[in-house]
Parts: sequence; structure tokens; C1' cells
RNA sequence: ACUGCCGAAAGGCAAAGUCAGGGAAACCUGGCGGCGCAAAGUCAUGGGUCUAAAACCGAAAUUCGUUUCGUGGUCAGGAUCGCCAGACUGCCGAA
Repeated sequence: ACUGCCGAAAGGCAAAGUCAGGGAAACCUGGCGGCGCAAAGUCAUGGGUCUAAAACCGAAAUUCGUUUCGUGGUCAGGAUCGCCAGACUGCCGAA
């Protein structure tokens, strides 16, 4: 110096749930919590998945100008990296 012991030990992150806050929602932030993770670090680049405020269609009413409806449909520029892939970066390991 390398390998094994060994993802052992020491550390790290942190699910569900819950409290407070933001948001139309999906979801996000912080506290508690700990399912799990050896990249469960970062990036929304490709695919997948989630939500649908606005918009459009539709329906109803109408003084025919328009208004109302989530009760119907479409839709991401919103979200998810702990869904998959890709890109970049990367710590510790004794006897």
C1' cells in the first nucleotide's frame, strides 16, 4: 500500500402517522416520529404516475348582454428524484 473481516461498528438520511403553516389540489416546509435506504445526495433531461385552479367543451337559467354549475369531460405551464432510467458529486470502516 492492497484485500478480507464488513454495509460489522460509528455516523447519515428519513416512510407511515401526527401537530403547525403554505397551496385550488396533488404536494411542499418545520417539529415529533422511524418504514426503510449503501447514494433514500443534487438535477424535472427521457418515460411513468398524481392533481386540474385558470382555460375550453358540456349542462341549466336568461332581460339573449350574460350568469351559474363541479353535477359531466379535456387539459400542465403544477407535483413526484423514497417510481424507473439518465447526468453530476460523494463520506466512514478498528483489532
This is a predicted structure of a 95-nucleotide RNA (c-di-GMP-I riboswitch aptamer) from an uncultured Chloroflexota bacterium. The prediction has a mean pLDDT of 81. Its Rfam family is "c-di-GMP-I riboswitch aptamer". About the family: GEMM was predicted in a large-scale screen for bacterial structured RNA regulatory elements.